[in-house]
RNA sequence: AUUGUAAUAAGGCAAACUUACUGAAAAGUAAGGACGCAAAACCUCAGACCUAAGGCCUAUGCUAAGGUUGCUAGGUUGCCCUU
Numbered sequence: 001a002u003u004g005u006a007a008u009a010a011g012g013c014a015a016a017c018u019u020a021c022u023g024a025a026a027a028g029u030a031a032g033g034a035c036g037c038a039a040a041a042c043c044u045c046a047g048a049c050c051u052a053a054g055g056c057c058u059a060u061g062c063u064a065a066g067g068u069u070g071c072u073a074g075g076u077u078g079c080c081c082u083u
Stems, first nucleotide, its partner, number of pairs: 004081001012037002017032006035070001041076003046072002048068003054063003
């Protein structure tokens, strides 16, 4: 520097759900709680998906400047060990 995660060691994060708060909603934050994760660490540039306040408008709908990185991909960074 690069590849990889069989084993070992040190650890890390926290799904659903509950409570409180914020929000029109999707969802987010905090506490509890663990389904799982070798990047489930950071970034919303791209795609995909969710919601529809406002707007369009009379379809009983469409629409993101709102949201999801634990949806994919991309970029950056990190631990043990191996080559």
c-di-GMP-I riboswitch aptamer from a Bacillota bacterium, 83 nucleotides, folded computationally.
The sequence was found by an Rfam model in a public genome assembly.
Taxonomically the source falls in Bacillota (Bacteria, Bacillati).
Its Rfam family is "c-di-GMP-I riboswitch aptamer". Rfam links the family to the GO term cyclic-di-GMP binding. Rfam's curators write: GEMM was predicted in a large-scale screen for bacterial structured RNA regulatory elements.